This is a predicted structure of a 352-nucleotide part of an RNA (small-subunit ribosomal RNA, central domain) from an uncultured organism.
Context: one part of a larger RNA
């Protein structure tokens, strides 16, 4: 260079912004760089193929031809790439007007519980298991009461193959600047501004580190108590870190739809979300839904097979990214990164 793939065999980067580079709408008019066509020069000589004729054949050696897919020039063609001007508007973008929504961010305010504290009634248990013990309890526990106090977490029903986010991920209630988004309607605008994205920012669940607060329940680490042949474990009482909050770090997950972004095209039924209408009359119910988001379920077509199936895994293009037998190994070295913990890049010997 190149073939074959990437849902589940090896293989989609954990997601986004977006630089270089690749690719890119529709219409004239030129340019003639790519492309195409023609001619001329070159492409040594040997070899290689084709004809001849010499060594008694042949190897092998002569003499001519052809070929040499390529350079470079000359005269042209103008459809596709390209470039320059010029136009448009189907892609993109803005502005107008509307509802949705656990989107994000910062204040503040509720609640049920659970724990501790005060106090009241009140006594011998409680509490936990399969069983039991450890453990709490006559210093008055457990249990019950007070519109009692304190505090820290989290927000029951609502809740829904329901909504928002680009991922992580987001769930009490008010307010704040409202900030970001798709998405609906009708019109105007800009006039290709697009699509993808190596590098590089940036954000990234738990853990888990750093400084300071916070600590109510949970609860690695530890302790005791079972169990048990032992139990460094399942079970039970107990408890630290930690979960919380504020700033910095870390950059990893089965970060999954195990399925990259974008655009086009290709049966259908069926629910739901939103948006529209309209009836009501405020609690909602009824049509409709071509295009929008999420579901289910099938045609054709795909697949090894289970499955996919207009939210493709279908059939096409563009651009990353990434696999190449299993172990050794996501390891060792060397970089970079990191306070650490470790991350990220990433072999070989050897062995089957």
């Nucleotide at each position: 260079c190149u073939g074959g793939g990437c849902g589940u065999a090896a293989a989609g980067a954990g997601c986004g912004u977006g630089u270089a580079g690749g690719c890119g709408g529709c219409a004239a008019g030129g340019u003639a760089a790519g492309u195409c066509a023609u001619g001329c020069g070159u492409g040594a000589a040997a070899g290689c193929c084709c004809u001849g004729g010499g060594c008694u054949c042949a190897a092998c050696g002569c003499a001519g031809g052809a070929c040499g897919u390529g350079c470079g020039u000359u005269u042209g063609a103008g459809a596709c790439u390209a470039c320059c001007u010029u136009a448009c508007u189907a892609g993109a973008c803005u502005a107008u007007g509307g509802g949705a929504g656990a989107g994000g961010a910062g204040a503040g305010u509720g609640u049920a519980a659970u724990u501790c504290c005060c106090g009241g009634u009140g006594u011998a248990g409680a509490g936990g298991u399969g069983a039991a013990a450890u453990u709490c309890a006559u210093a008055g526990a457990u249990a019950u009461c007070g519109a009692g106090g304190a505090u820290g977490a989290a927000c029951a029903c609502c809740c829904g193959u329901g909504g928002c986010g680009a991922a992580g991920g987001c769930g009490a209630c008010u307010c704040u600047g409202u900030c970001g988004u798709a998405c609906c309607a009708a019109u105007a605008c800009u006039g290709a501004c697009g699509c993808u994205g190596a590098g590089a920012c940036g954000c990234g669940a738990a853990a888990g580190c750093g400084u300071g607060g916070g600590g109510a329940g949970c609860a690695a680490a530890c302790a005791g108590g079972a169990u048990u042949a032992g139990a460094u474990a399942c079970c039970c009482u107990g408890g630290u870190a930690g979960u919380c909050c504020a700033c910095g770090c870390c950059g990893u997950a089965a970060a999954c739809g195990a399925u990259g972004a974008g655009c086009a095209c290709u049966a259908g039924g069926u629910g739901u979300a939103g948006c529209g209408g309209g009836u009501a009359u405020u609690g909602a119910c009824c049509c409709a839904u071509g295009a929008u988001g999420u579901g289910c379920c099938g045609u054709a077509g795909c697949u090894a097979a289970c499955g996919c199936a207009u939210u493709a895994a279908g059939u096409g293009c563009u651009c990353c990214g990434c696999c190449u037998g299993g172990g050794g190994a996501g390891u060792a070295c060397g970089g970079c990164c990191g306070c650490a913990a470790g991350g990220c890049u990433a072999a070989a010997a050897c062995u089957c």
The prediction has a mean pLDDT of 83.
The RNAcentral record of the full RNA draws on Greengenes.